[in-house]
This record gives sequence, structure tokens and C1' cells, in this order.
RNA sequence: UGCGGGUUAGAGCAGAUGGUUAGCUUAUCGGCCUCAUAAGUCGAAUGUCGCGAGUUCGAGUCUCGCACCCGCUA
Repeated sequence: UGCGGGUUAGAGCAGAUGGUUAGCUUAUCGGCCUCAUAAGUCGAAUGUCGCGAGUUCGAGUCUCGCACCCGCUA
């Protein structure tokens, strides 16, 4: 310099061909259980889907620009 991949909850990740409630594991908080803790079990809270714009009736998903991370290349 060019190319490719990635950015979604505190952390790690899913999310088919756009479709109406964005999920899973773990962590956190609470209940149950226990003499108690852990484990187990039930429940709860937490998301500007990197930022901005566009297309569309409708965008996490498609298009464009920018930022950051990883790899390759010169």
C1' cells in the first nucleotide's frame, strides 16, 4: 500500500433467504434446598447490534463512508 476476516449484554459467542418478543453459555442479583457454604434448581435485571448515512413497508442481516482489532501482501 492493497486484499480478506471481525466489531451483538460484564466476558465468550449464535443469529439460514431482511419479517415484527435479538437469543445461548458464563458472570451478577434474588428465592428454594443446606446447620452453613458449594453444587443443584427456579426466577430476575442487563443490548444506542462499533459510528454515520442510504435502500426498503420493514435492517443485527443489504449498500456506501469512517473508526478500531486480527491475518496476508508490498

The prediction has a mean pLDDT of 80.
Transfer RNA from a Clostridia bacterium, 74 nucleotides, folded computationally.
Its Rfam family is "tRNA". Rfam classes the family as a transfer RNA.